[in-house]
């Protein structure tokens, strides 16, 4: 220098154009216990890496940029 893959909550992850973005762990509250753990119920937490475009509608499709990884030279 060329090609490919990935980026979603604190961590991991589902979501291949259409309702309010899914679940687990973690975290907070309540119940339970003398207390803790386990268990049960509920809550908070997301600029979907950034920008632009296509579309009635984009996490999803296209382009550019950034970051990480892999391959070729």
């Nucleotide at each position: 220098g060329g090609g490919c893959u990935u980026a979603u909550a604190g961590u991991c992850u589902a979501g291949u154009g259409g309702u309010u973005a899914u679940g687990a762990c973690g975290u907070c509250g309540c119940c339970u216990u003398c207390a803790c753990a386990c268990g049960g119920c509920g809550g908070a937490g997301g600029u979907c890496a950034g920008g632009a475009g296509u579309u009635c509608g984009a996490a999803u499709c296209u382009c550019c940029u950034u970051a990480a990884g892999c391959c070729c030279a």

The RNA shown here (transfer RNA) has 73 nucleotides and comes from a Thermoplasmatales archaeon. Its Rfam family is "tRNA". Rfam links the family to the GO term triplet codon-amino acid adaptor activity. The RNAcentral record of the sequence draws on ENA. Its mean pLDDT, the model's own confidence on a scale to 100, is 82. The same sequence occurs in records of 2 taxa.